[in-house]
Molecule: transfer RNA
Organism: Lachnospiraceae bacterium
RNA sequence: GGCUGCUAUAGCACAGUCGGUAGUGCGCAACAUUGGUAGUGUUGAGGUCACCAGUUCGAUUCUGGUUAGCAGCUU
Numbered sequence: 001g002g003c004u005g006c007u008a009u010a011g012c013a014c015a016g017u018c019g020g021u022a023g024u025g026c027g028c029a030a031c032a033u034u035g036g037u038a039g040u041g042u043u044g045a046g047g048u049c050a051c052c053a054g055u056u057c058g059a060u061u062c063u064g065g066u067u068a069g070c071a072g073c074u075u
Base pairs, nucleotide, nucleotide: 001074002073003072004071005070006069007068008067011026012025013024014023020057028044029043030042031041032040033039050066051065052064053063054062
């Protein structure tokens, strides 16, 4: 260099749905509790589900391509 496979979802680590507008833990904020900026509890914020197309009434999910990462094979 060529080929093949896997992965890409919240700040981080990940789950998820044989297609019907997405969750958990940690973290973050507010409030309650406390002597207390800890611990505990409650509530909340935070996501164009990597990107571009296609199929579909509808795509995070299916199909093709691109990009990035990882692994393997090969010259």